Record summary:
The RNA shown here (transfer RNA) has 74 nucleotides and comes from a Synergistaceae bacterium.

RNA sequence: GGGCCCAUAGCUCAAGUGGUUAGAGCCACCGGCUCAUAACCGGAAGGUUCCAGGUUCGAUUCCUGGUGGGCCCA
Numbered sequence: 001g002g003g004c005c006c007a008u009a010g011c012u013c014a015a016g017u018g019g020u021u022a023g024a025g026c027c028a029c030c031g032g033c034u035c036a037u038a039a040c041c042g043g044a045a046g047g048u049u050c051c052a053g054g055u056u057c058g059a060u061u062c063c064u065g066g067u068g069g070g071c072c073c074a
Base pairs, nucleotide, nucleotide: 001073002072003071004070005069006068007067010026011025012024013023019057029043030042031041032040050066051065052064053063054062
């Protein structure tokens, strides 16, 4: 220098061919249970979907550029 892949909650990950409120588990928090802790049960909260544009009635999803990470080639 060239090619490919990835980026979504604090962490690990879903989200069918674009469709109307973006979810699950774990951690932490609150409550229940217990003499108490763990386990178990319940609850609430937590998101600028990496950034900036574009297409569209509508974008996590498609297109362009950028940033960061990984792999391969030179």
The source organism's lineage runs through Bacteria, Thermotogati, Synergistota, Synergistia and Synergistaceae.
It matches the Rfam family "tRNA". Gene Ontology term of the family: triplet codon-amino acid adaptor activity. The family's RNA type in Rfam is transfer RNA.